Annotation:
A computed fold for a 126-nucleotide RNA from Desulfoscipio geothermicus, annotated as FMN riboswitch aptamer (RFN element). Model confidence (mean pLDDT): 76 of 100. It was read from a public genome assembly, where an Rfam model found it. Lineage of the source: Bacteria > Bacillati > Eubacteriales > Desulfallaceae > Desulfoscipio.
RNA sequence: AUAAACCUUCAGGGACUGGUGAAAUUCCGUACCGGCGGUAAGGUCUUAUCCGAGCCCGCGAGCCUUCAGGGCAGAUCCGGUGCAAUUCCGGGGCCGACAGUAAAGUCUGGAUGAGAGAAGGUUGUU
Numbered sequence: 001a002u003a004a005a006c007c008u009u010c011a012g013g014g015a016c017u018g019g020u021g022a023a024a025u026u027c028c029g030u031a032c033c034g035g036c037g038g039u040a041a042g043g044u045c046u047u048a049u050c051c052g053a054g055c056c057c058g059c060g061a062g063c064c065u066u067c068a069g070g071g072c073a074g075a076u077c078c079g080g081u082g083c084a085a086u087u088c089c090g091g092g093g094c095c096g097a098c099a100g101u102a103a104a105g106u107c108u109g110g111a112u113g114a115g116a117g118a119a120g121g122u123u124g125u126u
Stems, first nucleotide, its partner, number of pairs: 001126001004123007015030001017029003031106002033096002035059004042051002054094002062072004076092005098109003
């Protein structure tokens, strides 16, 4: 340095808001939030192996099922720069499992759970 096996730890944020109503943190208004890996022209004295997308690609939790296995599973446009950008800069927009309940991304619950994966370590191979 590294095939493989195993172990440990870590691994999700957001409204004590106004209105209507008998009743809504669920409707309407306003506010707020953005898991993991990849890509990336941007960022940092410099370099990069560092950081850099909720809506591009893939994954996860969740739901359905005949439970091995299979299936379902959200959302982006315009302008600018440029050889090149749905990723940068500016502006506008949109989306968000299941159960409960006046219809929920933000409340309560399954969940002191699970987990994409991240970091470290042990054995071992060359």